[in-house]
Molecule: TPP riboswitch aptamer (THI element)
Organism: Thalassovita taeanensis
RNA sequence: ACGUUGUGACAGGGGCGUCCGGAUUGCCGGGCUGAGAAGCACCCUUUGAACCUGAACCAGAUCAUGCUGGCGGAGGAAGUCGCGGUUUCAGCCCC
Numbered sequence: 001a002c003g004u005u006g007u008g009a010c011a012g013g014g015g016c017g018u019c020c021g022g023a024u025u026g027c028c029g030g031g032c033u034g035a036g037a038a039g040c041a042c043c044c045u046u047u048g049a050a051c052c053u054g055a056a057c058c059a060g061a062u063c064a065u066g067c068u069g070g071c072g073g074a075g076g077a078a079g080u081c082g083c084g085g086u087u088u089c090a091g092c093c094c095c
Stems, first nucleotide, its partner, number of pairs: 001086002006083005011045004016039001017032006051076003057070004
C1' cells in the first nucleotide's frame, strides 16, 4: 500500500406467512414450508438472491400459503475499524 483470503469488534439492514381447533381484540394449542413464522433467536451488510418493488403478476402443486418454478443477475437494498495475511517500495544491519 492492498482489501483477494481468514478472523474479531462495534455498528447497521431485514422478515415473520398459511391452514385447523379453542378463545374473541388477537391470544393459546396443533399441522405445513423455512435458517427464522416474535425469538435475549435467526438471516444479511456492496464479493450485497437477507429483504423490498414489480405483484391483488404468470404456470404448477396444495386443505391453504412465496409451497415450487418463472419473472430474474430485472429495479432497489444495510459498513467501518482492528488483527492475521498478501504484495510492493524505501532505509538500516549482517553474509